Annotation:
Large-subunit ribosomal RNA, domain VI from a Candidatus Saccharimonadota bacterium, 251 nucleotides, folded computationally. It matches the Rfam family "Bacterial large subunit ribosomal RNA". Rfam links the family to the GO terms ribosome and structural constituent of ribosome. The sequence was found in a public genome assembly. NCBI's taxonomy places the organism under Bacteria, Bacteria candidate phyla, Candidatus Saccharimonadota.

Context: one part of a larger RNA
């Protein structure tokens, strides 16, 4: 912009497309059929992997310049100590919560129908016989082919369908602002704007880190111990209007 009344929001058909389509080992049947023996099956019935693929993040492992903890140097705050801090690749190092991976987890390619191929066959004449058919007719026959299994789809301009609300000629919306994340380069998209848990504080806590400051106590000190699973922190959850989503504009 189009889909012909116009506007909201919700479930669709499925033209058409585009994904997926792989395997291998064992056991059972059965040491059977076969076979002189050595061997050694068709058919089915289950198992369990490989490679490949999608979702996840509960477990295992990684990151994690949010967090916590040690520590080396040399500054700051103070007159010193302690005690916090800057800087040095996040100074280095030892841990890690959400995220966000994969090496982790779960899931898949299954089963079926149809026409067929090469290849088998029934019936059968030309050509009294044969003979699947370089003749009618009718069959069986593949991982392939169409389907059927997932996704995407009405710009499928032949633009489809249902339901529900508003309006009967206007009316129904939206969108600019703001607060944002399940989204992001910006746009979009999605949650949300006081009739409100949108983010941020703030409280509880899962968890993380590992045992604070400050007193007290021992020991010559360097340290240890008690106070005390301490303090800090807590990207996820749960709850709170203390903050900010005000006020308006616009089509």
């Nucleotide at each position: 912009c189009g889909u012909u009344a116009g506007g909201a929001a919700u479930u669709u058909u499925g033209a058409g497309g585009a994904g997926a389509u792989u395997u291998g080992u064992c056991u059972c049947u059965a040491g059977u059929a076969c076979g002189a023996g050595a061997g050694g099956a068709c058919c089915g019935a289950g198992a369990u992997g490989a490679a490949c693929g999608a979702a996840c993040c509960u477990c295992u492992a990684g990151u994690g310049u949010a967090u916590c903890g040690g520590u080396u140097g040399u500054g700051g705050u103070c007159a010193c100590c302690u005690a916090c801090u800057g800087c040095a690749u996040u100074g280095c190092c030892g841990a890690g919560u959400a995220g966000c991976u994969a090496u982790g987890u779960u899931c898949g390619g299954a089963a079926g129908a149809g026409a067929u191929a090469a290849g088998c066959g029934c019936u059968g004449a030309a050509a009294g016989c044969a003979u699947a058919u370089u003749a009618a007719g009718c069959g069986c026959g593949a991982a392939g082919c169409c389907c059927a299994c997932u996704c995407c789809a009405a710009g499928a301009u032949a633009a489809g369908a249902a339901u529900u609300c508003c309006c009967u000629a206007u009316g129904a919306a939206g969108u600019c602002c703001c607060a944002g994340a399940a989204a992001g380069a910006u746009g979009a998209u999605c949650u949300g704007g006081u009739u409100g848990a949108u983010a941020g504080g703030u409280g509880c806590a899962a968890g993380g880190u590992g045992g604070a400051a400050g007193c007290a106590g021992a020991g010559u000190a360097a340290u240890c111990u008690g106070u005390g699973g301490a303090g800090c922190c807590g990207a996820a959850g749960c709850a709170u209007a203390c903050u900010a989503a005000u006020a308006g504009a616009c089509u």